[in-house]
This is a predicted structure of a 522-nucleotide part of an RNA (small-subunit ribosomal RNA, 5' domain) from an uncultured bacterium. The coordinates come from a structure-prediction model, not an experiment, and the mean pLDDT is 82. It matches the Rfam family "Bacterial small subunit ribosomal RNA".

Context: one part of a larger RNA
């Protein structure tokens, strides 16, 4: 010199766009952050309204809260780097050892019956709660049984291959077994089974790369193989029980120590060395340690259980909770922001669909943290005024066209109008069009941000300069103060009476809404 998620000092007009707990994976108050579906189901408080008169009534029509049973989401998204030196990551390959829910295509199917449960009300019961439980009683796209099924899954047999490095794969065929469904409905669909094929998403497994220390030299007993048997979606010591004696390492095994890992970022002419914080991709993780259910996918941040530690409630018998989501609090620290506002957009779950629900996400707030843009006025003016500094002092030099002064401008400010794109189109209607449920055209709700960018208008130079240096490196001198004190300093030292180096003061130089310091990196 550049660079920073910066900090601290003195300053501060403004706009756009990014950034923002780097420490204590410390501890949380209170808010919300993951639900939908009545076109699966039994039902229905409540409101309206019409009729009816045995009126705190009855009967019918619309409408509907919450609560339950089911289904499909919660394994996504958001966070945050603890742990992890490791097939973790990254980059190449491999599955003939492998799964895959929703969606795309094709094929075939959807028959017949059953037993229960939760809820509503009704009788009850334990209990301080948190909850917990008896009797009765009722429904499904919940559960369960029969039947039929194969290019499915098993056994057992036969062929083909002009397959394969190889365990072996493909494919074709006989027979015998054994596994399936479920309805709703504008009656147009729209779901359900099984089966084959894609796409998606995931799991494995190889080779390459991946920090420091030898003041760590010997680790290793399921260890390293192999055989049977379970497991697993599949492969393997994955696990068992039996056999063997092996397997790793000076090319650095083990052990320690520090760490997520790339892409990218910073800086250098390159090579190279630093960082990995915002944004993408993997990975790990959800107080801490362990477990396994459910499911297509979890060993599941706001699911369960256990166990420990805190914290709370407590009627002392027993309970409740996990901000490394978003706002906020306390600590801790030099140091990082509102308990905002919309679901308008863009994406997510649900659901036919309007909707709903989203602290994802889009916005607004603060912070000169950072980059980048304007702005603090222009022009004209010599008696080169006055004051100020400086002298060789009736003089002069210098602040300096600066300032007055007259003329201009109006970005920005302020006032006053008007005002946005960011919307695409959904349901619904209408019209073509042809393969008749799709494609086009039209007509059609909907904006948080916001009366916000912008635009015009009026006014008036009006509202808007400061930091830091001036002895060399280093650009920029001089006067007074003080007198090894008082103080300065990144380094060489400056200061002991004429200090361009400390203090001030004019001047000057740089940089400029910032300057300078302080820390780290190249």
């Nucleotide at each position: 010199g550049g660079a920073u998620g910066a900090a601290c000092g003195c300053u501060a007009g403004c706009g756009g766009c990014a950034u923002g707990c780097c420490u204590a994976a410390c501890a949380c108050a209170u808010g919300c952050a993951a639900g939908u579906c009545g076109a699966g189901g039994g039902g229905g408080a409540g409101g309206u309204u019409a009729c009816u008169u045995u009126c705190u009534g009855g009967u019918g029509a619309c409408u509907g809260a919450g609560a339950c049973c089911g289904g499909c989401u919660u394994a996504c998204g958001g966070g945050u780097g603890c742990g992890u030196a490791a097939c973790u990551c990254g980059u190449a390959u491999a599955c003939a050892a492998u799964c895959u829910g929703c969606c795309u295509u094709u094929c075939a199917c959807u028959g017949g019956g059953g037993g229960a449960u939760a809820g509503c009300a009704c009788c009850g019961a334990a209990a301080a709660a948190a909850u917990u439980u008896g009797g009765a009683u009722u429904a499904a796209u919940a559960c369960c049984c029969c039947a039929u099924a194969c290019u499915a899954u098993a056994u057992a047999g036969g062929g083909a291959c002009a397959g394969g490095u190889a365990u072996c794969g493909u494919u074709u065929u006989u027979a015998u077994a054994u596994u399936a469904a479920a309805g709703c409905u504008a009656c147009u669909g729209u779901g359900g089974u099984g089966a084959a094929a894609g796409a998606u998403g995931a799991a494995u497994a190889u080779g390459c790369u991946u920090u420091c220390u030898a003041u760590u030299a010997g680790c290793u007993a399921u260890u390293u193989g192999g055989a049977c048997a379970g497991g697993u979606a599949a492969c393997u010591g994955c696990u068992c029980c039996c056999c063997c004696a092996g397997g790793c390492c000076a090319u650095g095994a083990u052990a320690g120590a520090u760490a997520c890992g790339g892409g990218u970022u910073c800086u250098g002419a390159c090579a190279g060395g630093g960082a990995u914080g915002u944004c993408c991709c993997c990975c790990a993780c959800a107080c801490u340690g362990g477990u396994a259910c459910u499911g297509a996918u979890a060993u599941a941040c706001a699911g369960a259980c256990c166990a420990c530690a805190c914290u709370c409630c407590u009627a002392c018998g027993g309970g409740a909770c996990g901000c490394a989501g978003c706002a906020g609090u306390g600590a801790c620290g030099a140091a990082u922001a509102u308990u905002g506002g919309a679901c308008a957009a863009u994406g997510g779950u649900c659901g036919g669909a309007a909707u709903a629900c989203u602290g994802a996400u889009c916005c607004a707030u603060c912070c000169a943290u950072g980059c980048c843009a304007c702005g603090u006025g222009c022009a004209c003016g010599a008696u080169g005024a006055a004051a100020g500094u400086c002298u060789u002092a009736u003089g002069g030099a210098u602040u300096g066209u600066a300032a007055a002064c007259u003329g201009c401008u109006u970005u920005u400010g302020u006032u006053a109008u008007g005002g946005a794109a960011g919307a695409a189109u959904a349901a619904a209607g209408a019209c073509u069009a042809c393969a008749u449920g799709u494609a086009g055209u039209u007509u059609g709700a909907u904006g948080a941000c916001a009366g916000u960018a912008c635009c015009u208008u009026a006014u008036g130079a009006a509202u808007a300069a400061g930091c830091a240096u001036c002895u060399g490196c280093u650009a920029a001198c001089u006067c007074c103060g003080u007198g090894c004190c008082a103080g300065c300093u990144a380094c060489c030292u400056c200061g002991g009476u004429a200090a361009u180096g400390c203090c001030g003061a004019c001047g000057a130089u740089g940089c400029g809404a910032g300057c300078g310091u302080u820390a780290u990196c190249c």